[in-house]
RNAcentral holds the sequence, with entries from Rfam.
A computed fold for a 113-nucleotide RNA from Wenzhouxiangella sp. AB-CW3, annotated as SAM riboswitch aptamer (S box leader).
The model forms 97% of the base pairs in the Rfam consensus.
Its mean pLDDT, the model's own confidence on a scale to 100, is 81.
Order: sequence, then structure tokens, then C1' cells
RNA sequence: AGCUCAUCAAGACCGGCUGAGGGACAGGCCCUUUGACGCCGGGGCAACCAGCGAUUUUCGCCAGGUGCCAAUUCCUGCGGACGCCCGAAAACGGGCAUGCCGAGAGAUGAGUG
Repeated sequence: AGCUCAUCAAGACCGGCUGAGGGACAGGCCCUUUGACGCCGGGGCAACCAGCGAUUUUCGCCAGGUGCCAAUUCCUGCGGACGCCCGAAAACGGGCAUGCCGAGAGAUGAGUG
């Protein structure tokens, strides 16, 4: 690398350096010279792991190991049900829109290898 499992609607920003891109990919939409991304310093959020405790399928405390600090993982991407429109009606097919459910992809952690 890959595989397995869990979680993803909450939460948390300042300074310095640099100087044009960034938000994984594509489309959209957005952030950005009132300084993005990145790096450094400080600050903070969070209980996945570790540790401690208890009334122990769980709960509490704790920032040691990770992680995170624009927008729901920014939204959509594939499928389903509901709704609306068209094909005269049913069946069925096609299209549209928003929310919902699931999958996929991605991220993070733990384990495996």
C1' cells in the first nucleotide's frame, strides 16, 4: 500500500514568515492580496487509543499518543421510496425538484499486515 471495525449535523484562532492559490477528485458553490495554501510559535477543541475511578453491554475524570480548529465530509456524484410533470388512464417508461434513507468515495482513530 491493502484489509477489518468505529465515527463523521456538535466543538475549537491569534501572532510571525512567505506570497497565489485553496476547499481530496469532477461539476457546482465558496474562501482568498482586508494575504489563501504552507511553515514556525503560542492558544484552543475533542475522549479514538493509553491512564485513573465507578454503581463496569456503560459512565465519569484526564490532553500522555494521535487528530482537529470556514462552510454538515461545503453540496452533488450511485441506488431507493415519497412528491410533481409528460407519454390519454393502469402497468410501465422518461424528465424535474427538494428533503429523507442506504451505498460509494473521502477523512480520522484503533487493529491487522